[in-house]
């Protein structure tokens, strides 16, 4: 240095749920809260995947498509703390 990941040390993040705000929705933010996480740090204008559908188009409907917005705690990419085996 690369890989790897302890019942190590020091710290870190915070699922569901509830409350508030926001949004058309998905979702986001804050508080409480810990299911978990060795990248649960960053990237969603040019990796894949997923969610949404106010609005628009098609069709008899409710669906389909588009546009929109979102998810990094789905995979992936990038970067990084510690150091037993």
């Nucleotide at each position: 240095g690369u890989a790897c990941g302890a019942u190590a040390a020091a710290g870190g993040c915070a699922a569901a749920g509830c409350c508030a705000u926001u949004g058309a929705a998905a979702g986001a933010u804050g508080g409480c809260g810990a299911c978990g996480c060795a990248a649960a740090g960053c990237u969603a204008g040019a990796g894949g995947g997923g969610c949404u559908u106010a609005u628009c188009u098609g069709u008899g409907g409710a669906c389909a498509g588009a546009c929109u917005g979102c998810c990094a705690g789905c995979c992936a990419g990038c970067u990084a703390c510690c150091g037993a085996a």